[in-house]
RNA sequence: GGGGGAUAGCAGCUGGAAACGGCUGAUAAAACCGCAUAAGCGCACAGCAUCGCAUGAUGCAGUGUGAAAAACUCCGGUGGUAUGAGAUGGACCCGCGUCUGAUUAGCUGGUUGGUGAGGUAACGGCCCACCAAGGCGACGAUCAGUAGCCGGCCUGAGAGGGUGACCGGCCACAUUGGGACUGAGACACGGCCCAAACUCCUACGGGAGGCAGCAGUGGGGAAUAUUGCACAAUGGGGGAAACCCUGAUGCAGCGACGCCGCGUGAAGGAAGAAGUAUCUCGGUAUGUAAACUUCUAUCAGCAGGGAAGAUAAUGACGGUACCUGACUAAGAAGCCCCGGCUAACUACGUGCCAGCAGCCGCGGUAAUACGUAGGGGGCAAGCGUUAUCCGGAUUUACUGGGUGUAAAGGGAGCGUAGGCGGCGGAGCAAGUCAGAAGUGAAAGCCCGGGGCUCAACCCCGGGACGGCUUUUGAAACUGCCCUGCUUGAUUUCAGGAGAGGUAAGCGGAAUUCCUAGUGUAGCGGUGAAAUGCGUAGAUAUUAGGAGGAACACCAGUGGCGAAGGCGGCUUACUGGACUGACAAUGACGCUGAGGCUCGAAAGCGUGGGGAGCAAACAGGAUUAGAUACCCUGGUAGUCCACGCCGUAAACGAUGAAUACUAGGUGUCGGGGCUCAUAAGAGCUUCGGUGCCGCAGCAAACGCAAUAAGUAUUCCACCUGGGGAGUACGUUCGCAAGAAUGAAACUCAAAGGAAUUGACGGGGACCCGCACAAGCGGUGGAGCAUGUGGUUUAAUUCGAAGCAACGCGAAGAACCUUACCAGGCCUUGACAUCCCGGUGACCGUCCCGUAAUGGGGACCUCUCUUCGGAGCACCGGUGACAGGUGGUGCAUGGUUGUCGUCAGCUCGUGUCGUGAGAUGUUGGGUUAAGUCCCGCAACGAGCGCAACCCCUAUGUUCAGUAGCCAGCAGGUAAAGCUGGGCACUCUGGACAGACUGCCGGGGAUAACCCGGAGGAAGGCGGGGAUGACGUCAAAUCAUCAUGCCCCUUACGGCCUGGGCUACACACGUGCUACAAUGGCGUAAACAAAGGGAAGCGAGAGGGUGACCUGGAGCGAAUCCCAAAAAUAACGUCCCAGUUCGGACUGUAGUCUGCAACCCGACUACACGAAGCUGGAAUCGCUAGUAAUCGCGAAUCAGCAUGUCGCGGUGAAUACGUUCCCGGGUCUUGUACACACCGCCCGUCACACCAUGGGAGUUGGAAAUGCCCGAAGUCAGUGACCUAACCGCAAGGGAGGAGCUGCCGAAGGUGGAGCCGAUGACUGGGGUGAAGUCGUAACAAGGUAGCCGUAUCGGAAGGUGCGGCUG
Repeated sequence: GGGGGAUAGCAGCUGGAAACGGCUGAUAAAACCGCAUAAGCGCACAGCAUCGCAUGAUGCAGUGUGAAAAACUCCGGUGGUAUGAGAUGGACCCGCGUCUGAUUAGCUGGUUGGUGAGGUAACGGCCCACCAAGGCGACGAUCAGUAGCCGGCCUGAGAGGGUGACCGGCCACAUUGGGACUGAGACACGGCCCAAACUCCUACGGGAGGCAGCAGUGGGGAAUAUUGCACAAUGGGGGAAACCCUGAUGCAGCGACGCCGCGUGAAGGAAGAAGUAUCUCGGUAUGUAAACUUCUAUCAGCAGGGAAGAUAAUGACGGUACCUGACUAAGAAGCCCCGGCUAACUACGUGCCAGCAGCCGCGGUAAUACGUAGGGGGCAAGCGUUAUCCGGAUUUACUGGGUGUAAAGGGAGCGUAGGCGGCGGAGCAAGUCAGAAGUGAAAGCCCGGGGCUCAACCCCGGGACGGCUUUUGAAACUGCCCUGCUUGAUUUCAGGAGAGGUAAGCGGAAUUCCUAGUGUAGCGGUGAAAUGCGUAGAUAUUAGGAGGAACACCAGUGGCGAAGGCGGCUUACUGGACUGACAAUGACGCUGAGGCUCGAAAGCGUGGGGAGCAAACAGGAUUAGAUACCCUGGUAGUCCACGCCGUAAACGAUGAAUACUAGGUGUCGGGGCUCAUAAGAGCUUCGGUGCCGCAGCAAACGCAAUAAGUAUUCCACCUGGGGAGUACGUUCGCAAGAAUGAAACUCAAAGGAAUUGACGGGGACCCGCACAAGCGGUGGAGCAUGUGGUUUAAUUCGAAGCAACGCGAAGAACCUUACCAGGCCUUGACAUCCCGGUGACCGUCCCGUAAUGGGGACCUCUCUUCGGAGCACCGGUGACAGGUGGUGCAUGGUUGUCGUCAGCUCGUGUCGUGAGAUGUUGGGUUAAGUCCCGCAACGAGCGCAACCCCUAUGUUCAGUAGCCAGCAGGUAAAGCUGGGCACUCUGGACAGACUGCCGGGGAUAACCCGGAGGAAGGCGGGGAUGACGUCAAAUCAUCAUGCCCCUUACGGCCUGGGCUACACACGUGCUACAAUGGCGUAAACAAAGGGAAGCGAGAGGGUGACCUGGAGCGAAUCCCAAAAAUAACGUCCCAGUUCGGACUGUAGUCUGCAACCCGACUACACGAAGCUGGAAUCGCUAGUAAUCGCGAAUCAGCAUGUCGCGGUGAAUACGUUCCCGGGUCUUGUACACACCGCCCGUCACACCAUGGGAGUUGGAAAUGCCCGAAGUCAGUGACCUAACCGCAAGGGAGGAGCUGCCGAAGGUGGAGCCGAUGACUGGGGUGAAGUCGUAACAAGGUAGCCGUAUCGGAAGGUGCGGCUG
């Protein structure tokens, strides 16, 4: 430019419950289909040129072939077709990066590659046919588990660690699984098909659906919002436009969910109000807080005005933001905490209960820790809890750790991969460094500005984004490549040393056995014994023989070897190191994951051998037992050959290599120089092996050229204790077992080194009536007394090894008295205050009682300013009194004890990181931390000693007793008297004793020994005196006292009882058992005390206790008061007695209100046990023990007790081995409540988690086979079909249908993996007081531990080898 053929809507008919259709007939297009044209383009074919390492890219020309364009219009154009270019978006590919597990080590069949087809937008095993046998993996494949990735966000100084909400980029998905269609784009959230599950509709024939869109519902859950308004803005889609759509979005609602801002008032105000809390009752706190006065109005509330967002119209928000006015301190504060960490304290309640707790830890009668209150602290519209992440945590260590002993060096070597690597030169440029360019989205972070009143928030600009890529340079270092060097390494030659290894042979001593001789009764063994051997002749001894194993002396922190390990001598073979020398190679080196080899002892397999020793086993001892230690036997084994095992405290608890960093002194193997006659000496050098020590390191101990120092390289290993080197899995092994190696659960520690103590069946030294040597007792008897127990109405309470038990108690008939029974009192028996009354109180008397209580009678004040006061009693009210009620584990005070032991500390200095040490230890000495000497100590304090008292001697002074000494008097006698103080004595004051003197020892010191003198000699004897502390020692009942408890009783008074009981047990004493005595007679000598409610003489009475009476004495005067043992004489004659005296009877005395329970004493009578005491145990060292009597306190009376006094008057001590206690130094320690400590294992019980387990059950992911939807593709296509060609027949092209490959879900099989569960079973953990033993820590009572074997209720024992921790 020019043509063509259909078809929906529509109409008619019709099926179905519905969903949804069916048939017939029309019709249009920018829908669909041919044709013409081709500047340029695509494709095919064979070319040319340029560029590129290459696949290839670009350009040129040729032939063939293929493909277009509708409509609208305001006539300007819009729009369309073809092609090219740009922009944007997308697809695919490549490098690097991207979690955990190796108890996942091998994986892979379209797998890896090729050729050729197919397919796709395009490359490609993407798919198919054929060919080849590859590909991935220790730089972690495969498998299992977990997970969207990133910009960013949180944290952190950073490096890192954790995380991936909101916002943004990418991916994936849309009920589950599969599939394609359409399209530019999908294998498609709000499309299609199929399968499955679920829900819904149905007329049962069939259909429908997919909120991980916005709201909303249900469910789940600790937990997460409105079925809102609007397209006004921004943006998107459609349309020519009007306009439509938009749960994108803009807004509003809900939520303290986060961030930010603001308020809940401000100023004044002390009578420091009330209330509350506390209190020492004075006060203090809340607290200027409140009240009260003055002022203000942000928010909220009320009223009025009222936007920007809109560059014409259009406003959901919204009458919103904002502005103005009036008004009232009104409407607006909580949560957590207060023991330390960590800011902030008291009271009450509770009483290891209730409870708290992040860690340590609080709570058992005074809780700053629980609960409440008051007060305080912190944060604040929030606060606290919980969960998670990072930090602190240098506690996984890149920055930035360690491995001798705390966890940690492989048992040792060779060596692969890997890592690291000597000196010089040249090149390259991977690492490295420098310049430039690109990129590193935006948002976020940081810096500077700006906008909402500020801020949060938002906007703008810059920086940063630590990186990656490209490119241009540099060449020192690393690397690569080339070329040299000799110092690292190696080789050659010459030497000497050596238990280096393997094999063969030889030797002597000893044990055992056999044979023979001698010889006789024992041997052997032990702490002591026994089993065992021996008269069938052992042991002993002599001779001969057999056999096996090990090699004395030498022998030595000596040697060799990689380690394990190696020891008589000789020979053969053989490895390594060292020294010296010249030469050679030329970095050949170091380390070493895996790997390989070696590897004590025990053990295993096969075959030998077997003397001694010796697991197991047997017997004997020991013992509570003794599966042990000790003894007698004894088998595997120990030995040899071959093969396994592969572990030890395989240790220097110390990986290998290299370099550097003061010294001194041994020793082994070599070399050199000097001296030297020699033996040898000195100096030096290399290699090994020790000790000491500087710097340095180290938590300390310690290491220190053989590093644990300073550096580098490589490997191995560690990350709290237990569970556990266990379980499961895997590998190795004949087995034993080895290697690798968790978790649940549980604890707040486990551990190292050092310090101070304490302790040791560790060591050294020393002391003590500690032992020993002695003397006398206790334990046996009777009695006294205390205690336990029992009993009781009550037998009051306390004391409990030493250090309770003749103790509190120096004295229970009542009292005491606290206990019991009964009767009484209630402001009380006692104190203070108040009110009222009386004038008393006191005292005397009566009634009554078991007694108190109760009742009654008599008598009866002082002062005065006349108001009253004082005093006393009675009555009353309440404060209060009272408590021998509890707590000595709330306390003071006091006391015991270690112990009269010699210790305990401090200041300054020094040492140590520190705890701490030193001093205070050491050598001597002492009773002594006493003194001396030495010393990094120098001094000091409390203790020791001394000062004090008594005693021993003397002097002096004094003289109420003493003496007659001297004088006188005097008596029956007598200091009785005068007189005196000489002596004795008494009381004051002094002296004396100090190792002062001599000799010896010793360091010449301290001091010790001996001597002289002296009354006394080395502290003369005795006492008082008790360090720091220990024992939660004793005491609340001496007293005091906090808190709790009682208050007509747990207080007070009274009577009676009890504390005195009595089967029994223990402690302390007395008296005895007799002759060293008992009894009788007569005689002698003390000291110290006491005495007035007293001692009480002489005298008299009584058998006596005692009575009568009363001299003297407040006491050196008088009295108690006699001392006794002793000595003398007599008697008894060895016995249950002339011993002994209990018990009992009778009669008495005394005290006292009162002797019944329940006193003491006297007389007579009765006359028990007991004849010297088992095991065991106590005291004492000189005027002591023993023995004898005397006195006193308490007290009316009551002593065998207690405290004192004197008389007579010994023995023994060698000595420190042992028992007990103590002191000093040292050593070990797993103890620190400190050895009465700590602690191990079985068994029993409860709970918890876990392994095995016949099995049962579930899940995920693979895999073989079967079935095979939808669908793409392929084949077929006899059936069907408008466009094109053809006149027609027909052709071309296409389709339905059918078949095939693939193919989801489904079915089925066998493996592997992960869970849950399971009768039964194994060990493990935890638990207040269970059972058995005692293994370990000390020499842990047998040194312990490691490996292995074996045995045993259990810890454990034993054998073999090893280690020192």
The RNA shown here (small-subunit ribosomal RNA) has 1365 nucleotides and comes from Pseudocoprococcus catus. It matches the Rfam family "Bacterial small subunit ribosomal RNA". The coordinates come from a structure-prediction model, not an experiment, and the mean pLDDT is 84.